[in-house]
Context: one part of a larger RNA
Molecule: large-subunit ribosomal RNA, domain VI
Organism: Candidatus Nanobsidianus stetteri
């Protein structure tokens, strides 16, 4: 821009895209069918590694310039506290992303190829072929996944609006989304923020009391700090800016 008025919402699906699957062991079938033996199977089930392809973070492990603690230099501070600088070093670690973890990852219709078979003549026999008919692959085409109405034969249902509309976008806050753009979400409340929960580190500071007016220690203290998560309460953000105005009558 089309798609013959605008718009929003929910759909069909022509045609694409996928390999979404591969493979190997064990055990039952079975020491059977078969074989004189020696060997030694199969349908069909059950169970399990390994590669691939998808999704998750419950366990398990990494990460972790959220976060807790310990320490070490120097610097404010008062020789405390409690900071700053050095991603300072160390010992944890919650969510988030993650693999080393966890889940799924059949089979089954159709048409066939090689081949196997039934009828069956040319050719009174006999022949899968010559008319015909069955059957038969990891591979072809469905069923699964996924994209899709720009599929120009440009689809459908339903419901708005009649031109200062319906709705859009911009602006403001945001995140399940993110390279920018876009997407998604917002006065029925996503962000913040109080309180609870869960988690997280590990017992703050101040004071008592041991101890030498020290270092350390012990009680108050399962403390104090502090989460990106859950829950419940509150609760901030531009406002009337812009684009939208078919035919007909």
């Nucleotide at each position: 821009u089309g798609c013959u008025g605008g718009c929003u919402g929910c759909c069909u699906g022509a045609g694409g895209g996928g390999a979404a699957g591969g493979u190997c062991c064990g055990c039952c079938u079975a020491g059977u069918a078969c074989g004189a033996a020696a060997g030694g199977a199969a349908c069909g089930g059950c169970g399990g590694g390994c590669c691939g392809g998808g999704g998750c973070c419950u366990c398990u492990g990494g990460u972790a310039u959220a976060c807790g603690g310990g320490c070490u230099g120097u610097c404010c501070g008062a020789g405390a506290a409690g900071g700053g600088c050095a991603u300072g070093c160390c010992c944890g670690g919650u969510a988030g992303c993650u693999a080393c973890g966890c889940c799924c990852u059949a089979g089954g219709g159709g048409a066939u190829a090689a081949g196997c078979c039934c009828u069956g003549a040319a050719a009174g026999c006999a022949u899968c072929u010559a008319a015909g008919g069955g059957u038969g692959a990891a591979g072809c085409c469905c069923c699964c996944c996924u994209c899709a109405a720009a599929a120009a034969u440009a689809g459908g249902c339903a419901g708005c609006c009649g031109u200062u509309a319906a709705g859009g976008g911009g602006u403001c806050g945001g995140a399940u989304a993110a390279a920018a753009g876009a997407u998604c979400c917002g006065a029925c409340u996503c962000a913040g923020a109080g309180c609870g929960g869960c988690g997280g580190u590990g017992u703050a500071a101040g004071c008592u009391c041991c101890g030498a007016a020290a270092a350390g220690g012990a009680g108050u203290u399962c403390a104090g700090c502090c989460g990106a998560c859950c829950g419940c309460u509150u609760g901030a953000a531009g406002u009337u800016c812009c684009c939208g105005u078919g035919a007909g009558a």